[in-house]
């Protein structure tokens, strides 16, 4: 220098005037006031209200080990693969010899196999060449008919371990070598694994974001969760008082009903009030840890609205400013984003 991998961090700035929410107190002043994603609501948890002996079953979520966390589908460190000289990305990555299901075109055959071209006997027929007088023999080639083979072509996104070497009519784990798989046992490792030795000619395609089997987790609902307060109207219970009246129970009598006053209870609404923001908090340090985190210590309070506030101007100076805007609160994951800054590290050129 020049390509390129990753980790983090800013999101115009800085003055003035007016405003607009929230808290404070000396009542006119002090003080706070969007985001790295507030967002998609996809996950996991606080919290809240309802459910609920125990345990099965059903559904759903997650799947390679171990850690980390309040928990996860998040992080961290490893395994194993696939890419890439490398840094390093990337993987729902448990089980396909428990069962079932599927596998489009092609192609013999998508799985208890099976044979289209071809390879190779066998039988048969014809034709021809050779010998031969001739019956006949031998030899090409072709054509039937029944066997064999799975090397080689061919199809396909895949074709019943691959490579090589004997072996055979031709062929073939048919034998043997070294790979791969498989069982067994040793050695490392917490463990996924890896490594060795030994055994078996090889179990026998793909595919579980198909069923399923196994292993583990899971109760439902959501701050419009929820709890207090508590008018006006209209209604419900209760008690006292009160004409002993009226109106109903088909005329009447008894009985019962209902109507009136005043006072007291308790639930709903409108309203209002908590729930609301001090929190699995932020900064800095020190220390443990390979990290993800964990402890300790010190500081520091930093939106809480409810028609819902965070805005307008003017001034300047620059890289000329993206994608968005809180609504119980975290920890996570996705997605969008103008442009800028910083560390680690690879490669390949140069120069000393």
């Nucleotide at each position: 220098g020049g390509a390129g991998u990753u980790g983090g961090c800013c999101a115009g700035g800085c003055a003035g005037u007016c405003g607009c929410c929230c808290c404070g107190c000396u009542u006119g002043c002090g003080g706070g006031g969007a985001g790295g994603a507030a967002a998609g609501u996809c996950c996991g948890g606080g919290c809240u209200c309802c459910a609920c002996a125990g345990g099965g079953c059903a559904g759903g979520g997650u799947g390679c080990c171990a850690g980390g966390u309040a928990a996860c589908a998040c992080c961290u460190g490893g395994g194993g693969g696939a890419c890439g000289c490398g840094a390093g990305u990337c993987c729902a990555u448990g089980g396909a010899a428990a069962g079932u299901g599927c596998c489009a075109c092609a192609g013999a055959a998508a799985a208890u196999a099976u044979a289209c071209c071809g390879c190779c006997g066998g039988c048969u027929u014809c034709g021809c060449c050779u010998a031969g007088c001739a019956a006949u023999a031998g030899g090409c080639a072709g054509g039937g008919c029944g066997g064999g083979u799975a090397a080689g072509g061919g199809u396909g996104a895949a074709a019943u371990g691959g490579u090589g070497c004997g072996g055979u009519a031709a062929g073939a784990g048919c034998g043997c070598a070294c790979c791969g798989c498989g069982c067994g046992c040793c050695u490392g490792g917490u463990a996924a694994c890896a490594g060795g030795c030994g055994u078996g000619g090889c179990a026998g395609g793909g595919u579980a974001a198909a069923c399923c089997c196994c292993a583990u987790c899971c109760g439902g609902a959501g701050c419009a969760a929820g709890a207090c307060c508590a008018a006006a109207u209209a209604g419900g219970g209760g008690a006292a008082c009160g004409a002993u009246c009226a109106u109903g129970c088909g005329g009447c009598c008894c009985g019962c009903a209902u109507g009136g006053u005043u006072c007291c209870c308790g639930g709903g609404u409108a309203g209002g009030u908590c729930g609301c923001u001090c929190g699995a908090g932020g900064u800095g340090u020190a220390c443990g840890g390979u990290g993800a985190c964990g402890u300790g210590c010190a500081u520091c309070c930093c939106a809480g609205a409810u028609g819902a506030a965070u805005g307008a101007c003017u001034g300047u100076c620059c890289a000329c400013g993206a994608c968005a805007g809180a609504a119980c609160c975290c920890g996570g994951c996705u997605u969008a984003c103008c442009g800028g800054c910083c560390g680690a590290c690879u490669c390949c050129c140069u120069u000393u």
The prediction has a mean pLDDT of 77. A computed fold for a 352-nucleotide RNA from a Gammaproteobacteria bacterium, annotated as Bacterial RNase P class A. It is recorded under the gene name rnpB. Its Rfam family is "Bacterial RNase P class A". From the family's description: Ribonuclease P (RNase P) is a ubiquitous endoribonuclease, found in archaea, bacteria and eukarya as well as chloroplasts and mitochondria.